About this RNA
The part of an RNA shown here (small-subunit ribosomal RNA, 3' major domain) has 477 nucleotides and comes from an uncultured bacterium.
[in-house]
Context: one part of a larger RNA
């Protein structure tokens, strides 16, 4: 100098505490350990791996297994050489493929030849998700959005090295103020950049309808308006600016006006580095290996096993509940191989036929919880809906292994979870519903987004946990 301390002071953080909801039990959903298995591909492993990669495993996907195949190879270049492409049809074969038969008879150019496309010997180059993240680029994760890392110059030290970066007040903040052997910078922090929350200017069509005028069973439906709603672009707005109080000052305290108040809320931004973290399987790249295979096609299979453990969810254990019935109120998103109005059909999944939209026009779109009424009356029940039977639908070559959803039928465990243990301080927890990426279809209870409803509590900082200063020891470096 760093780093440790069950050494000290000082401050922080949903760390604790104060409060709400949850996990840990039970059924199911997925992940992951083990086991099994021909395979059950690969990686990820305390925090910082386990609904993670993987934003879509029935084939494909894929890398694994098992069998059938080919060997300049699936795929792209060069150069002989055959044939236009291409059609159509046969054998065998589980398919890739092997082999055959016929039909075609290109464009340029008088020819020669040239050209596109296809087959194709012979090389040269291929391939390789095969190792090695402890050889690397690059990207992440973490601590941590913590407030701290450093550098010139000058001073101090034989030197490492200190000083500035300490002390005192302040801040969220190495944010400022003072003080000061330091005097300035430079990357962080803030502001600049996006979205919300108040207003103005313009611009009004597909959006709106205050006025007027037509018109319906009813609808901005139709002239017509551009006023408000909205939708966009360019401003304004909030600076502790004010006004009292406290301070030497930086600030803090309460206050007015305000839509908004002291960093208004959210986001995007992650410093010097620390785990030889994480990833050769996205991608790239060195070295090592394989080349009738560790490379490629096909064809089932598995990636979906199943005594058991763990994690992250979803559904319940009900009366602040459940069922039937009626009626109200969003946003933000997607849509031509789509999204589908409306009519029939069907108990329903969905089917037939039809219309309008490349969409502020048309359509997904009947949000749901709420509201009002009723039944039910504390039971394993009209809670609960796993798990079987049957009987359909739809994607799709194909739902046996392995989809999804729709009716009938049956109706498990479960009666609030042991030590223990997450989260979360406000439009948040809770809690209802939408949407949307992947997508043929889906194992989405799973991830991103959006809007109804909408809480409680925080005395305080002794403890647990992480974290920053400053200081002290010191059997480490």
């Nucleotide at each position: 100098u760093a780093a440790c301390g069950g050494g000290g002071g000082c401050c922080c953080g949903c760390g604790c505490a104060a409060g709400c909801g949850g996990a840990g039990g039970a059924a199911c959903a997925u992940g992951u350990g083990g086991u099994u298995u021909a395979a059950u591909u690969c990686g990820a492993u305390g925090a910082u791996a386990c609904g993670c990669g993987a934003g879509g495993a029935a084939c494909c996907u894929u890398a694994c297994c098992c069998g059938g195949g080919c060997u300049u190879g699936a795929a792209a270049g060069u150069u002989a050489g055959u044939g236009a492409a291409g059609g159509a049809u046969g054998a065998u074969g589980a398919a890739a493929g092997u082999u055959g038969u016929c039909c075609g008879g290109c464009u340029c150019g008088c020819a020669a030849g040239a050209g596109a496309c296809a087959c194709g010997a012979a090389a040269c180059u291929a391939g390789g998700u095969g190792c090695u993240g402890c050889a690397u680029g690059g990207u992440u994760g973490u601590c941590g959005u913590c407030a701290g890392c450093u550098c010139g110059u000058g001073c101090c030290g034989u030197g490492a090295g200190g000083u500035g970066u300490c002390g005192g007040c302040u801040u969220a903040a190495g944010u400022g103020c003072c003080a000061u052997a330091a005097c300035g910078a430079g990357c962080g922090c803030a502001a600049c950049c996006c979205c919300u929350g108040c207003u103005g200017u313009c611009a009004g069509u597909u959006g709106c309808c205050a006025u007027c005028a037509g018109g319906u069973a009813a609808u901005g439906c139709u002239g017509g308006g551009u006023a408000c709603u909205c939708u966009g672009u360019c401003g304004g707005g909030a600076c502790u600016g004010c006004u009292a109080c406290u301070g030497u000052a930086a600030g803090g305290u309460a206050g007015a006006g305000g839509a908004g108040g002291g960093u208004g809320g959210g986001g995007a931004u992650g410093a010097c580095g620390u785990c030889a973290a994480a990833u050769c399987a996205g991608c790239a790249c060195g070295g090592c290996c394989c080349u009738u295979a560790c490379g490629u096609c096909c064809g089932g299979g598995g990636c979906g096993a199943c005594a058991c453990a763990c994690g992250u969810g979803u559904u319940a254990c009900a009366a602040u509940g459940g069922g039937u019935g009626g009626u109200a109120c969003a946003g933000a998103g997607g849509g031509u191989a789509g999204c589908u109005a409306c009519u029939g059909g069907g108990c329903g999944a969905c089917c037939a036929g039809a219309u309008g939209c490349c969409a502020a026009u048309c359509u997904c779109c009947u949000a749901a919880a709420a509201c009002c009424a009723u039944c039910c009356u504390c039971a394993g029940u009209u809670c609960g809906g796993a798990u079987c039977g049957g009987a359909g639908u739809c994607u799709g070559c194909a739902a046996c292994u392995c989809g999804a959803c729709u009716c009938c039928g049956a109706g498990a465990a479960g009666c609030u979870g042991g030590a223990u243990u997450c989260g979360c301080u406000a439009g948040u927890a809770a809690u209802c519903g939408c949407g949307c990426a992947u997508c043929a279809g889906c194992c989405a209870u799973g991830g991103c987004g959006c809007g109804g409803u909408g809480a409680a509590u925080a005395c305080g900082u002794u403890c647990c946990c992480g974290g920053g200063c400053c200081u002290u020891g010191c059997a480490c470096a």

The RNAcentral record of the full RNA draws on Greengenes.